[in-house]
RNA sequence: GUCGAACGGGAUAGCAAUAUCUAGUGGCGACCGGGUGCGGAACACGUAGCUGACCUGCCCCUCGGCGGGGGAUAACAGUCCGAAAGGAUUGCUAAUACCGCAUACACUCACCGGGUUUAGAAGCUGGUGAGGAAACUUACGGGGUCGAGGGAGGGGGCUGCGGCCCAUCAGAUAGUUGGUAGGGUAACGGCCUACCAAGUCAUAGACGGGUAGGGGGCCUGAGAGGGUGACCCCCCACACUGGGACUGACACACGGCCCAGACUCCUACGGGAGGCAGCAGUAAGGGAUAUUGGGCAAUGGGCGAAAGCCUGACCCAGCAACGCCGCGUGGAGGAUGACGGCCUUCGGGUUGUAAACUCUUUUUGGUGGGGACGAGGAAGGACGGUACCCAUCGAAGAAGUCACGGCCAACUACGUGCCAGCAGCCGCGGGAAAACGUAGGUGACGAGCGUUAUCCGGAAUUACUGGGCGUAAAGCGUGUGCAGGCUGCGGGGUAAGUGGUGUAUGAAAGCGCCCGGCUCAACCGGGCGAGGGUAUGCCAGACUGCUCUGCUAGAGGGUGGCAGAGGGAGAGGGAAUUCCGGGUGUAGUGGUGAAAUGCGUAGAGAUCCGGAGGAACACCAGAGGCGAAAGCGCUCUCCUGGGCCACACCUGACGCUCAGACACGAAAGCAUGGGGAGCGAACGGGAUUAGAAACCCCGGUAGUCCAUGCCGUAAACGAUGCAGACUGGGCGUGGGCGGUCUCAACCCCGUCCGUGCCGAAGGCAACCUGUUAAGUCUGCCGCCUGGGGACUACGGUCGCAAGACUAAAACUCAAAGGAAUUGACGGGGGCCCGCACAAGCAGCGGAGCGUGUGGUUUAAUUCGAGGCUACACGAAGAACCUUACCUGGGUUUGACAUGGGCGUGGUAGGGAAGGGAAACCGGACCGACCUUCGGGAGCGCUCACAGGUGCUGCAUGGCUGUCGUCAGCUCGUGCCGUGAGGUGUUAGGUUAAGUCCUGUAACGAGCGCAACCCUCGGGGUCAGUUACACGGUGUCUGGCCCGACUGCCCGUGACAAGCGGGAGGAAGGUGGGGAUGACGUCAAGUCAGCAUGGCCUUUAUAUCCAGGGCUACACACACGCUACAAUGGCCGGUACAAUGGGUCGCCAAGCGGUAACGCGGAGCCAAUCCAGCAAAGCCGGUCACAGUUCGGAUUGAGGGCUGCAUCGCCCUCAUGAAGUCGGAGUUGCUAGUAACCGCCGGUCAGCUAUACGGCGGUGAAUACGUUCCCGGGCCUUGUACACACCGCCCGUCACGUCAUGGGAGCUGGUCACGCCUGAUGCCGGUGGGCCAACCGCAAGGGGGCAGCCGUCGAGGGCAGGGUCGGUGACUGGGACGAAGUCGUAACAAGGUA
Repeated sequence: GUCGAACGGGAUAGCAAUAUCUAGUGGCGACCGGGUGCGGAACACGUAGCUGACCUGCCCCUCGGCGGGGGAUAACAGUCCGAAAGGAUUGCUAAUACCGCAUACACUCACCGGGUUUAGAAGCUGGUGAGGAAACUUACGGGGUCGAGGGAGGGGGCUGCGGCCCAUCAGAUAGUUGGUAGGGUAACGGCCUACCAAGUCAUAGACGGGUAGGGGGCCUGAGAGGGUGACCCCCCACACUGGGACUGACACACGGCCCAGACUCCUACGGGAGGCAGCAGUAAGGGAUAUUGGGCAAUGGGCGAAAGCCUGACCCAGCAACGCCGCGUGGAGGAUGACGGCCUUCGGGUUGUAAACUCUUUUUGGUGGGGACGAGGAAGGACGGUACCCAUCGAAGAAGUCACGGCCAACUACGUGCCAGCAGCCGCGGGAAAACGUAGGUGACGAGCGUUAUCCGGAAUUACUGGGCGUAAAGCGUGUGCAGGCUGCGGGGUAAGUGGUGUAUGAAAGCGCCCGGCUCAACCGGGCGAGGGUAUGCCAGACUGCUCUGCUAGAGGGUGGCAGAGGGAGAGGGAAUUCCGGGUGUAGUGGUGAAAUGCGUAGAGAUCCGGAGGAACACCAGAGGCGAAAGCGCUCUCCUGGGCCACACCUGACGCUCAGACACGAAAGCAUGGGGAGCGAACGGGAUUAGAAACCCCGGUAGUCCAUGCCGUAAACGAUGCAGACUGGGCGUGGGCGGUCUCAACCCCGUCCGUGCCGAAGGCAACCUGUUAAGUCUGCCGCCUGGGGACUACGGUCGCAAGACUAAAACUCAAAGGAAUUGACGGGGGCCCGCACAAGCAGCGGAGCGUGUGGUUUAAUUCGAGGCUACACGAAGAACCUUACCUGGGUUUGACAUGGGCGUGGUAGGGAAGGGAAACCGGACCGACCUUCGGGAGCGCUCACAGGUGCUGCAUGGCUGUCGUCAGCUCGUGCCGUGAGGUGUUAGGUUAAGUCCUGUAACGAGCGCAACCCUCGGGGUCAGUUACACGGUGUCUGGCCCGACUGCCCGUGACAAGCGGGAGGAAGGUGGGGAUGACGUCAAGUCAGCAUGGCCUUUAUAUCCAGGGCUACACACACGCUACAAUGGCCGGUACAAUGGGUCGCCAAGCGGUAACGCGGAGCCAAUCCAGCAAAGCCGGUCACAGUUCGGAUUGAGGGCUGCAUCGCCCUCAUGAAGUCGGAGUUGCUAGUAACCGCCGGUCAGCUAUACGGCGGUGAAUACGUUCCCGGGCCUUGUACACACCGCCCGUCACGUCAUGGGAGCUGGUCACGCCUGAUGCCGGUGGGCCAACCGCAAGGGGGCAGCCGUCGAGGGCAGGGUCGGUGACUGGGACGAAGUCGUAACAAGGUA
């Protein structure tokens, strides 16, 4: 929940019969269905079996039965207790409730037979004996009931096999393992009890810990796999937590009971009630997950004879784009390519047929009408007036999201300026951002699109399919060897593996294929198939296994030889160091880059003799030998291991490898005891140094040595595990044997074993390897899986300790790494250049002055240039101008250009007075040009625009500097290499040179070098003004030409290129000088020379003007000038140039002036004239070493010139400063050079020019040489560098952040053990309490109930542990963090490998 067709009663209607309802008794159900995934690593699940060890209500079939009795009790009625929940007591009563008796099979038990079967039983079957049943009801159709057997379906139990992580869990176990007996169960069993035995499990992973429901399946994947276990189906487990039983066919029972606990609620405080992991719903938590809906119409379930009742199972509806599927938001036409937007090189492009507009359709939508199937024979439909159909309305109501740097499909503009922000990885953003934000455009998908999380894939990146280990991560330090894995040749047997075939199973759903139903699809229905697997029958017999047998090629043995620093012990030897004694002998010795400490006059060192002691063994000695490795070196003796060769005599697969285990194991270190010469951590001292805790030096303790015992590590390396087989060679070397030869040897040939080098094929990322493999294969072991953290922590094991072995995680990074390549670099190497050094000359650095720069100052001192390669640079001329700066005053279509529009006639233009510092304002007056007669030009106004030395040389062009006038830089083709790339270009010579020769897998070519060009030097020739000389010759000038090419000779060299020498020549071996600057480097320099993108500014950052500033001055640096004097100064006299310049110019003669200069005016547009006398030099004089007759700064005075000179230059007079040759350091120059001397020019009115560019005059010294400094070239080497050594990079300290270890402890979780206590309950015991049925006349008995006791036992308590967390003063290291401190460890020989 249902049944009144099991039962009594009650209620309602009715007079009753009767009908309906029903609390209770009784029966069935409630163990199904529905939910959830706590627990559980287990026979829980899956699969295949077993159960002869079992159960089964309802249903089906078969056989048989239902006879006759008895005693109660709910309900009900009465009384009483309680707040309630409930309860107590008295009395009455029925049954299909309960209890005896009878009867009974094919049932059960015992006993006796039979046959079958089995390992043995069981089971089957015959007999005898004993035991066990029942219920009735009916509207007579039926329904129900008892016993037995069978079936179907369901269930219990057992077993094989299968499926998680941790070994930093390695030993576990007391009912444990087995036996016997008993108990218990439906049933086997150690399930339970007693006794006996001592077993049982485990590296094929026991035990422990962690995690987890399992499967069908699902996702992914080519597969193998990997991940997963939502929805649906099967199984399990659970029902507030824990325990327990009762009832029942089945439960230890989700919506039953009892107890304990936690929690919630009610209470009258005495007591009670409750369990949504059922459906809805609420709260809380959470990133997040729906309606307190309708219906039993269908399907299914329970009860009932049935009607029917019940059923949040279920069928429907509601909510959510959560997923899958389908559909729509319209279709066609439409170019002046509209408007608008965006971009623009301003032409245009794009959005874009897109829109508008025209025509058209109506899915979906609105409205109206019709209207189901789902219901098997009538009615009956929650969904539902839904699906569907018809009519009608109208393009009508319906598009977004993400992206656009690469991966990856899609680009522009603006804004922003390492900000704001983006980001999956790489990475974007610092003033032009396709990477941020916005817009336009574009790409992708579309009712979705992005994001996040998770899983698989890509990932052969855990490699079974399908990887590796010399150097990238990875071979155990080495051996012995148990388990394990693997195992030679032949034959027989077997059939476990293996193969084939049959059978059974592998639920359904799902999956594949086919067919079908909703208009399609999703979805659903049907059929077929697949399904690794498991069990079993049969067959096969190759291979593996097992077994029997044989063989000798593997392995071992035997016999005979051989080599050896193989190991252990003992004995002996000499050289050397040191020390001690003695002799000789005297002042040093020792040590270093140089020194010092040290030793020594108390006699060192040196030298000679003697002695002591310890350690190690020169030569031989070798790429040699031996050993498993570590390792082993004087000689001899003893003991001892292994190897090789020869013979082919014996055994007959006895083999290989090896987790664990065991043994050995350098040095250092430890323990005990010895020993101690030399060496020598620590330590002391001396040096070095900024420091020096080091490197160097003087000492020196442990130690090094021996014995015994530990330790057990290493770049214990061939960075290469062991064994076996196979695969061209060449050259050494050690050991043996054979051959040949010899008198004997050697040599030579062959062969076996070892050890090296080079190399074929092959392998390899490359390097390399290559019969001693890293080749090709087989067997076995070990090991690896990004870097750091971390050869670490914790735990465990070992150790006396030091420590060793094993070995994580958090966190963090976008790499770490290998090999090779090209560069660059090196306190690497080789070769070679250069005024690079050296040799030399003159300087600079000191002084004064000039100039530039820094700094400072300033209203401004405009700007740029910054090692070499800025600093007498842009400046080859800043008083105004220049001028870009400052102050002040003006102008605004502008000082300048172009165009459009409008205007203008005495216009444009000139311009007096006046104001003003000027610009400018002002305007008397004067006054045009062209014209086709329209006008143009001009001017004014206006609009566009001009202008900017404002910014960015890190947006650019151009130009320039520098390496560097260095000899290099490249290409084509070929060749080599997987490739980067190499070769060529390297090599041997040679050159100034990638110059040339030779060689050469290279052959050629280009840009560079050289040459061609200019100039100087010799000659010839032509010409000749204005030159010179006075003749047409020479000088000179200009043009053309010749000349020099290692051409000739000798030597050398490779018969080369070339080099050395010589001849000739004016000149030699590029004759001197110039012009000429490869690929490139420095984000080198310049936006201020010019040009130019972008940005900024436009009554100002433009423009004009006046004045000021760029000229400042306590300093510092750079480039110069003049000096410091006698090789000089001064005075006088007197020679000799060249380049170049000159008409607003150079300026002669003459005159004036001390002079600058002035006057003057001849000549000259210049081989004509002028500046114009060159100076040093030479001759003569003077000065005599001094701050001077040196030096000329500074200042004063006077003058001259230019000019608008307040800041120019020059002259005269006067004044006469510093300075007596310059510290550290540093520059130039190799011959007509340096040095010294003057002259000219540009710019320019003038000049601060001592600068710069040229010219001539006089005119040296030195170069041994390439070790060193600097720069450069080529080859090579190393590299951790590649913004390339001005690189990279390490550690401490300081600061910040983060995670983590230890830690006195503190505090939780969890696990088991010990002891105490112990509810309910089952079981056992007890029997003095109580009791209807049966026996008995009764007493009493049987049986039962309650009580009590005991075992077990949830839970609680006490105590000590195990284990895992949290937290903790303090402490340890670690990681990370734009610009901190100290040093310099490593990378180049990294400066001590």
Small-subunit ribosomal RNA from a metagenome, 1393 nucleotides, folded computationally. The coordinates come from a structure-prediction model, not an experiment, and the mean pLDDT is 85. It matches the Rfam family "Bacterial small subunit ribosomal RNA".